[in-house]
Parts: sequence; structure tokens; C1' cells
RNA sequence: GCCAACGUAGCUCAGGGGCAGAGCAAUCGUUUCAUAAGCGAUGGGUCGUCGGUUCGAAUCCGACCGUUGGCA
Repeated sequence: GCCAACGUAGCUCAGGGGCAGAGCAAUCGUUUCAUAAGCGAUGGGUCGUCGGUUCGAAUCCGACCGUUGGCA
């Protein structure tokens, strides 16, 4: 330099046009003599950036940025 995949919560990931979710973690409550485990609740996201398509975009398209892999 060329090609491909990926980018969503603190972490690991789902969701592939119609108001963004799960597990773990955090905080609070419950339980215990106490801790852990269990159970319940709460908070946490401008879905990498900027444009385009659409009544409507995390989702489709383009460019760019980043990460990983392959080729040279």
C1' cells in the first nucleotide's frame, strides 16, 4: 500500500428499519451474629465521527477514524 471483519453501558456481548437490552460489575434494600452466596430494586448509552436514503436509522449506503486479521 491492497483486501476483509469488527466498533452498542465500567467489562463481555445481543439486537440487522418503528421509544436501546442481557449477563457480570457498581449502589441500595432483603436475608445472616457477621461475611459470602441467593432474591429484589436503582443508576449508568448523544449505538466510533460526519454526511446520504427514508415518514422514521444503532440497523441500509458513502467517506473518514480506530482495532484485529490476511496479502504484498
Transfer RNA from a Candidatus Microgenomatia bacterium, 72 nucleotides, folded computationally. Its mean pLDDT, the model's own confidence on a scale to 100, is 83. Taxonomically the source falls in Candidatus Microgenomatia (nom. nud.) (Bacteria, Bacteria candidate phyla, Candidatus Microgenomatota). It matches the Rfam family "tRNA". Rfam links the family to the GO term triplet codon-amino acid adaptor activity.